[in-house]
Transfer RNA from Haloferula rosea, 71 nucleotides, folded computationally.

RNA sequence: GUGACCUUGGUGUAGCGGCAGCACCCCGCGUUGUGAGCGCGGCGGCACCGGUUCGAAUCCGGUAGGUCACC
Numbered sequence: 001g002u003g004a005c006c007u008u009g010g011u012g013u014a015g016c017g018g019c020a021g022c023a024c025c026c027c028g029c030g031u032u033g034u035g036a037g038c039g040c041g042g043c044g045g046c047a048c049c050g051g052u053u054c055g056a057a058u059c060c061g062g063u064a065g066g067u068c069a070c071c
Base pairs, nucleotide, nucleotide: 001070002069003068004067005066006065007064010024011023012022013021018054026042027041028040029039030038031037047063048062049061050060051059
């Protein structure tokens, strides 16, 4: 340089055009002599900029970062 793939809470992931879920972590409450565990509740996210669409995490273009192959 060329091609392919990936980017979603702190972490791991689901979601393939119609309210962004799940698990762990964290916080609060209950249970407990304390703690662990368990139960209930809560905080927190679509890499960025545009386009298409009534509607975009999702489709298209570009940018950035990462992985792989070739050169």
Model confidence (mean pLDDT): 81 of 100. The organism belongs to Haloferula, within Bacteria.